Large-subunit ribosomal RNA, half A from a termite gut metagenome, 1659 nucleotides, folded computationally.

Context: one part of a larger RNA
């Protein structure tokens, strides 16, 4: 290290449980709060008091009735102080208090915060404080005055408005849907509602609601789909009331000839219908029925009250268990008590009982309402109305033939002889009586009461929430939204000890029935992490197991029995998924554990089984009775199915339809089963097996990110370059023009800061969801930046990249329609048996999907069905053939025509190695040739065979429509392809097993189990490896070959078989020898002699033979040599041809082409032969299931069972130990079951039935847990640490020192935004600090922020924003330049220096100022505003002067220090050497169209202004210095006696110290300066203030000045604040606006180097 065992530890699964939690009903109630301030909150409140409850400055409470009857100050202990039998505490009723937000209502506002007006109180005028009032609409009212509304709210109701995604397999009409979303608006309900109704020759009589009628009759790209009504049977009932016609009061307005008349408005009577009614006229006459307020009885109603019966022993920690004996019962419903309790407790059955209320009941009561006959002259019955055209919508009805109802718009009647409807219109007939209102029940719903129930959950479940949950957390915001239960029967919560630094943590003692119940606590599974023991392991390779098995260890009933390990041996490529096809290097899982997918509902349709009735089954709504409460059981026959078809229909009917027909044919009948539950299978409509889009619509939420834009701020070191102008000179008649000078222009240059991003490296699980370094672009500008603010999703903005709109953009973001749809993908859970496919056909906007048809399965019912011989039959394929056709075709004859030539006057005519037609003679060709033709296999007869349901219909449920291999017939391609496309066969799919080395398909061969038994098949017998180194003959010599490629072509490889030729007259081969001569052949050449070329009867001679020469050579020659001969030698030699095994040709990248070792008369090839091995086949023996046969199997179909939760019935079991968990043994073919040992400590359940949220290894599945990578990578800027010292258990890191480093336009000081206690101190170290901590922004606890003047508020206005008046829009609502108000980043009145706290200070003290307001006193005196002027009041850029503060020098002064060995001080260095505000003076400066003052005259209500004048005068504004503020021996420096003390330090009497006149200078931020001077872009607004008058008011008012007194409110103030506290998830190398910002060098804020001050970046 593996394997097993024991022990544990992690973790929280299982089981148990849940008095308070949820889910889903029932029955009843109750349906609203709110201007008498609501829901909902923010603050407060306890002795002590953070959270929750309660409560509201009367503040866990306050009074008063009523219950109750002992303990009590809520959760929630503790101390501590209380109350209570004089009745607490608690319940239940009614009252009182009831801050501030909010409809929020006096005015504003950033919600719970500011500031007011008026009246009164308090006082002390001013400031301050109580207390009551004060919005808006509308409505009455003349007014005072009153009412009424307004917001909240779960669903239901009615109305405006109104989608999309889907459906339609696409989409546009349709559809989804009048849904989902906005919006108003009511209420307990709400709408509708008393016929201008329905219907049809009969009649009902309002309206809402169920059942039926009906999935009908319509309607419908007549598709998808939508879809009525009358009519029947029932809940429940209930009918009224105005205009109007007349008559009468009364007020108006017009006329008038003043009597009236007309018009008109109020009110009062009157009046209400369809057989018309009423008014009117005339008659009567008090009738009849309703029936509010009110009382009174009852009754119902809150806390509540009485309520019956048990004791003994036994086990046991406890008894309610178990035994034995009672007992009560209108009470055995439930729950509790230490286990399981009818009699122990609460409680129940019954019984009682009341307040404030309420009236469904009886009775009283009478406010009011209500009625006729007749007559019919005249008069009255709902006008921009009915209807009509035109566009819409709505009705089941989509414009249709389209009636009916609404209305946008045009028109526009009738008047009881009148109108309107009855599905177009017309007639007749029948019903009504529009054009005004009201109307209860029976219908809908449930945010809340109260009392119940469940074949509902039981902590991953059930609400998101059993727990202090809409909570912590996430976001700018709409908004999203968790985890968490359980000690014990009782805290009896471990008292003392000991280890330890320790209030960590353990180990003793103790409690306890148990502590392995110890608070991280029931029980305690797995992964996972470990220790102990035993067997195994260091020469081994593998899906990690199975077969066999040595060995050691342990048990034992002693059985060669069981357990554990397992050397060594055979054989074996996981799991699921999708595939033709997966070890596959295609998918999907790190593991483990809970969770996780065909369900409900319409009791629809349809098929089977089961029950019940049967020519007939059946009841729905609803009613009533009974149990009391989702039941039973009756009534209930509306109605639907069935018994009868046809046929478009009318209609007839066992027929009927067609047709002239009695024919003929169709479809029926003859052959009746059918309805009505229950269960199961499928289907359909609903989400419909489960998870998954990307999108589409709808409400809304964002512009603290950004992009432009309006307002009002702010910022930009230093350095060049030198424009226009202008001045001077020159020059010109005069311009022009040159020339020095001056000037400072400018999307000008160099360069910091600010903006930004050109390279390139780093970074890339980062320091950083965009940075880091170095280099680099712009840096007065179209610049950058700050605060307020606007523009929002099919918009918006955009110097334009489709950029950018909160890390999101070819359309944000949240919620909602919503489970959208997904013919795709994934993934779908327990067991056995039995059948078993398919990847084909036609047709598809169809091709991976579908529908019918094939194959499969189940059931019934039928009788088929198939081979094989014979008999008969069709056919045009292989084949073959073509003077047999159509085509197309080799060679030769023969040449019709033609074309080229030659001729001639013309005509002929004639040659021609040219083309070629037809004929022959010969050769061969064909899917779209055929004069010919099988074979196989089709079809049909028959029956001699075999075989035994394989065969066929209906029905029900599928799957399957991707095929792929191999061989045969073919097309296509190259007679390529693991290609492609047919057909036929058989594998694979779905198929195991035996051979091919290994392989899906190829050979064999179809696995029910089980054997250490035999017989074969393919294939094989040398080992590996089971059998044969088998037996004969031959062959290869190449390791050919031994289990997968090779040509052409080339070889004297061998073996054979066959034709030829030479050979004892001596072959062939080798040796010896010869190889001559005419001649150098001729010709060419320089030369050419056999051998450069050319020519050619290459002749001839001599020979035994010898080329005018077969090759080497030479400049040509010589040489050499060969052919030929002769000699030796002695026997075979050559040539072609054919076949068999070898050979060359022969090239690809890890050694690899016998599966290895290896093999050569073979263990190769070829022949012939024996034997044996060899499979899940075939026998045998022995079993399961089947009636047998039989029994591989994927999709699939059927069938039989196991388990899980929960119900019922009968019963068991259980503290002498359920469940659960963890081991053993034992039964079943499996799911599973039984026993028993531990642990556990309260409930579990046979059996038979029923009901399901009913079985998980996979969905990159959901949660949690634990692994692994790994003790690895990392500890966030390489700016730096180091020693002592001290605390302390512990010290790199904390404190103190001393050294060293770092910054220093900063890494220093301030000061807003933003955070919210982080501040200070004191104790603590668990967690957090990227380690450690004694530290610390960290945990606890205790403190701390002091303002007339600082900054906002009680003052203004700027963008914009909110709004009255109004105006506009279906509704929310949207506009408002003007009306009021909000709203700083701009305007506006006043304070500074010292000092002091552990923490605050411009805020406290101390000095010393200043301002506003009252008041008092004085003195002057026209005073007054919401209105009129003025003033406020404005831009850039450059340019000089002056000049402060800061620095720097310099003198002096004061302290101290310093000279090598001595001495000096007129000599050196250090470090100090000071003070505001205010008041006074008013100087440089600047202003010239300047200002004051009289004064005319226009303007104007009127002055004041302006604007035109005349006189007079010198103002105005304004730094700085100066003086004073200034109490100096002070501040500050040195010494200091004594106390104190946490040892750091702090307090300190007292001493010594500059006598200075607070000096000179340089160069200046600031200021003078809102100033000058250029230029072009022409650069807010109101109050404050000054002034002026109107109304008006006065001389005790108001103003103005001057001194004195008095007074000055709210809120903000800590601390961080280029950052460890702000925005980046972080103690994050980033980002963040304004001030100040020193020395040396230096133009400088660049850039080193240092002050002051901070820091060394937490390994």
């Nucleotide at each position: 290290a593996g394997c097993g065992u024991a022990u544990g530890g992690g973790g929280g699964a299982u089981g148990c449980c849940u008095g308070u939690g949820g889910c889903u009903c029932u029955u009843g109630g109750a349906g609203g709060c709110g201007a008498u301030g609501a829901a909902g909150g923010a603050c407060g409140u306890g002795g002590u008091a953070a959270g929750c409850u309660g409560c509201g400055a009367u503040a866990a409470g306050c009074c008063c009735g009523g219950g109750g009857g002992a303990u009590u100050a809520g959760c929630a202990a503790a101390c501590g102080u209380g109350a209570a039998u004089u009745g607490a505490u608690c319940c239940c009723g009614g009252g009182a208090u009831u801050u501030c937000c909010g409809a929020a209502u006096g005015g504003g506002g950033c919600a719970a915060c500011c500031c007011g007006g008026c009246a009164g109180a308090c006082g002390g005028a001013a400031g301050g404080u109580c207390u009551g009032u004060c919005a808006c609409a509308u409505c009455c009212g003349u007014a005072a005055g009153g009412g009424u509304g307004a917001g909240c709210u779960a669903a239901c109701c009615c109305g405006c408005u109104g989608a999309a995604c889907u459906g339609a397999a696409a989409c546009a009409u349709c559809u989804a849907a009048g849904u989902a979303g906005g919006c108003g608006g009511a209420g307990g309900a709400g709408a509708a509602g008393a016929a201008a109704a329905c219907a049809a020759a009969a009649g009902u009589g309002a309206u809402u609601c169920c059942c039926g009628g009906a999935g009908u009759a319509g309607u419908g790209g007549c598709g998808a789909g939508c879809g009525a009504a009358a009519c029947g049977g029932g809940a429940u009932u209930a009918g009224c009331c105005c205009a109007a016609a007349c008559c009468g009061a009364u007020g108006u307005u017009g006329u008038u000839a003043c009597g009236g008349c007309a018009a008109u408005g109020u009110c009062g009577g009157g009046g209400u219908a369809a057989u018309a009614g009423g008014a009117c006229u005339a008659c009567g006459a008090u009738a009849u029925a309703c029936g509010a307020a009110u009382g009174u009885c009852g009754a119902c109603g809150a806390a509540g009250u009485g309520g019956a019966a048990c004791u003994a022993c036994c086990u046991g920690g406890a008894a309610a268990g178990g035994u034995a004996g009672g007992c009560a019962a209108u009470a055995a419903a439930g729950g509790g008590u230490g286990a399981a309790a009818g009699c122990c407790c609460c409680g129940u059955a019954c019984a009682c009982g009341u307040a404030a209320g309420u009236u469904u009941g009886g009775c009283u009561g009478g406010a009011g309402u209500u009625a006729g006959u007749a007559g019919u002259a005249u008069c009255c019955u709902g006008a921009g109305u009915a209807u009509g055209g035109c566009g819409g919508g709505a009705c089941a009805c989509g414009a249709g033939g389209a009636a009916u109802c609404c209305u946008g718009u045009c028109a526009g009647a009738a008047u009881u002889a009148g109108c309107c409807g009855g599905g177009a219109c017309c007639a007749c007939c029948c019903g009504g009586u529009a054009a005004g209102g009201c109307u209860a029940a029976a219908u809908a719903c449930u945010c809340c009461c109260a009392a119940g129930a469940g074949a509902c959950c039981g902590a991953u479940a059930g609400u998101g929430a059993a727990c202090c949950a809409g909570u912590a957390c996430c976001g700018u915001g709409a908004g999203g939204g968790a985890a968490a239960g359980g000690u014990g029967a009782a805290a009896a919560g471990u008292a003392c000890c000991c280890c330890g630094a320790a209030c960590a943590g353990g180990g003793g003692a103790g409690u306890g029935a148990a502590a392995a119940a110890g608070a991280a606590c029931c029980u305690g599974a797995a992964a996972c992490c470990a220790u102990g023991c035993g067997c195994u392991u260091a020469c081994a390779a593998c899906c990690u197991g199975u077969a066999g098995g040595a060995g050691c260890g342990g048990c034992u009933u002693a059985g060669u029995g069981c357990c554990g390990u397992g050397a060594c041996u055979g054989c074996g490529u996981g799991c699921c998924u999708u595939u033709u096809g997966c070890a596959u290097a295609a998918u999907g899982a790190g593991c483990c554990u809970a969770c996780g997918a065909g369900u409900u509902a319409c009791u629809g349709a349809u098929c089977a089984c089961u029950g019940g009735c049967g020519a007939g089954g059946u009841u729905a709504a609803g009613c009533a009775c009974c149990a009391a409460u989702a039941g039973g059981u009756g009534c209930g026959g509306a109605g639907c199915c069935g018994a009868a078809g046809c046929g478009a229909a009318a209609g007839c009917g066992a027929g009927u339809c067609u047709g002239a027909a009695u024919a003929g044919g169709g479809c029926g009948a003859u052959a009746u089963a059918g309805u009505c539950a229950g269960u199961g299978g499928u289907c359909g409509u609903a989400g419909a097996c489960g998870c998954g889009a990307a999108a589409c619509c709808u409400u809304g939420c964002g512009a603290u990110c950004u992009a432009c834009c309006c307002u009002u701020g702010a910022g930009c070191a230093g350095g060049a370059u030198g424009a226009a102008g202008g001045u001077u000179g020159g020059g010109u008649a005069a311009u022009a023009c040159c020339a020095a000078c001056u000037g400072g222009a400018g999307g000008u240059c160099c360069g910091a800061a600010c903006c930004g991003a050109u390279a390139a490296g780093c970074g890339u699980u980062g320091a950083a969801a965009a940075g880091c370094u170095u280099c680099c672009g712009g840096a007065u500008g179209a610049c950058u930046u700050g605060a307020g603010g606007g523009u929002a999703g099919g918009g918006g903005u955009g110097a334009a990249a489709g950029g950018c709109u909160a890390a999101u953009c070819a359309a944000g973001c949240u919620g909602g329609g919503a489970a959208a749809u997904a013919g795709c993908u994934c993934g779908u859970a327990c067991u056995c048996c039995c059948c078993g496919a398919a990847a084909u056909g036609c047709u598809u906007u169809u091709a991976g999907g579908a529908g019918c048809a094939g194959c499969g399965u189940u059931a019934u019912a039928a009788u088929a069905g198939u081979u094989u011989g014979c008999c008969g039959c069709a056919g045009g394929u292989a084949g073959a053939g073509c003077u047999a056709c159509u085509g197309a075709u080799u060679g030769g004859a023969u040449g019709c025509g033609g074309g080229g030539g030659c001729u001639u006057c013309a005509c002929c005519g004639c040659c021609u190695a040219c083309c070629a037609a037809a004929u022959c003679c010969u050769g061969a060709c064909a899917a779209a040739c055929u004069c010919c033709g099988a074979a196989u296999g089709g079809c049909g007869g028959u029956a001699a065979u075999a075989u035994g349901a394989u065969u066929u219909a209906u029905a029900g449920c599928a799957g399957u429509g991707a095929g792929c291999c191999a061989c045969c017939g073919g097309g296509u391609g190259c007679u390529a392809a693991u290609g492609u496309c047919c057909g036929g066969u058989g594998a694979c799919g779905a198929g195991a097993g035996g051979g091919a080395a290994a392989g899906a398909a190829c050979c064999c061969a179809g696995a029910c189990c089980a054997u250490c038994a035999g017989c074969u098949a393919a294939g094989g017998c040398c080992c590996c490896c089971a059998a044969a180194c088998g037996u004969a003959u031959g062959c290869u010599a190449a390791g050919u070959u031994g289990a997968g490629u090779u040509a052409a072509c080339g070889a004297u490889g061998u073996u054979u078989u066959g034709u030829u030729g030479c050979a004892g007259c001596g072959a062939c081969a080798g040796c010896u020898a010869g190889g001559a001569u005419g001649u150098u052949a001729g010709c060419u050449u320089g030369g050419a002699a056999g051998c450069a070329g050319c020519u050619a009867u290459u002749c001839a001679u001599u020979u035994a033979a010898a080329g005018a020469g077969u090759g080497c050579g030479u400049a040509a020659c010589a040489g050499c040599u060969c052919a030929c001969u002769a000699g030796u030698c002695g026997a075979g030699c050559g040539a072609c041809a054919g076949a068999g095994c070898g050979u060359g040709g022969a090239u690809a990248a890890u050694a690899a082409c016998c599966g290895g070792g290896c093999a050569u008369c073979a263990a190769g090839c070829a022949u012939a032969c024996u034997g044996c091995c060899g499979a899940a086949g075939c026998u045998a023996u022995g079993g399961a299931c089947g009636a047998a046969a039989g029994u591989g199997g994927u999709a699939g179909g059927g069938g039989a069972g196991c388990a899980u939760u929960c119900c019922a019935c009968c019963g068991c079991c259980g503290c002498u130990g359920a469940a659960g968990c963890u081991g053993a043994u034992c039964c079943g073919u499996g799911a599973g079951g039984a026993u028993u040992g531990g642990u556990g400590g309260a409930g579990g359940u046979u059996g038979u039935g029923g009901a399901a949220a009913a079985g998980c290894a996979a969905a990159u599945g959901u949660a949690g847990g634990c692994a692994u990578a790994a003790g690895u990578a990392a500890c966030g800027a390489u700016a730096a640490g180091g020693c002592g010292g001290g605390u302390g258990a512990g010290a790199a890191a904390c404190c103190c020192g001393c050294c060293c480093a770092c910054c220093g336009c900063a890494a220093g000081a301030c000061c807003c935004a933003g955070g919210u206690u982080u501040c200070c101190u004191g104790a603590u170290c668990a967690a957090c600090g990227u380690u450690a901590a004694u530290c610390g922004g960290a945990u606890c606890a205790g403190g701390g922020u002091u303002a007339g003047u600082c900054g906002g508020g009680a003052c203004c206005u700027a963008a914009g924003c909110g709004u009255a008046a109004g105006c506009c829009g279906a509704a929310g609502g949207g506009c408002g330049a003007u009306u009021c108000g909000c709203g700083a980043u701009g305007g506006a009145a006043g304070a500074u220096c010292g000092g002091u706290u552990a923490a605050u200070a411009u805020u406290c003290c101390g000095a010393u100022a200043c301002c506003g307001g009252c008041u008092g006193c004085a003195a002057c005196u026209g005073c007054g505003a919401u209105g009129g002027a003025g003033u406020g009041a404005c831009a850039c850029a450059g340019a000089c002067a002056c000049g402060u503060a800061a620095g720097c020098a310099c003198c002096g002064c004061g302290a101290c220090c310093u000279g090598a060995c001595g001495g000096a001080a007129u000599a050196g260095g250090u470090c100090g050497u000071u003070a505001a505000a205010g008041c006074g003076c008013g100087u440089a400066g600047g202003u010239a169209u300047a200002g004051g003052c009289u004064u005319u005259c226009g303007u104007u209500a009127a002055u004041a202004g302006c604007g035109a004048g005349a006189g007079u005068u010198u103002g105005c504004u304004g730094a700085a210095a100066c003086g004073u503020g200034a109490c100096a021996g002070u501040a500050c420096c040195g010494c200091g006696a004594g106390g104190c003390u946490u040892c750091g330090g702090c307090c300190g009497a007292g001493c010594g110290g500059a006598u200075a006149g607070u000096g000179u200078g340089c160069c200046c931020a600031a200021g003078u300066a809102u100033g000058c001077u250029g230029u072009c872009g022409a650069g807010a607004a109101a109050a404050c203030c000054u002034u002026c008058u109107a109304a008006g008011c006065u001389a005790u008012a108001g103003g103005u000045u001057g001194c004195a007194g008095c007074u000055g409110c709210c809120c903000g103030u800590a601390c961080c604040g280029u950052a460890a506290a702000c925005c980046g998830a972080c103690a994050c190398a980033g980002g963040u606006g304004g001030u100040c910002g020193a020395g040396g060098a230096g133009a400088g804020u660049a850039u080193c180097c240092u002050a002051a001050g901070g820091u060394g970046c937490u390994c």

It matches the Rfam family "Bacterial large subunit ribosomal RNA". Gene Ontology terms of the family: ribosome and structural constituent of ribosome. The full RNA is in RNAcentral, with records from SILVA.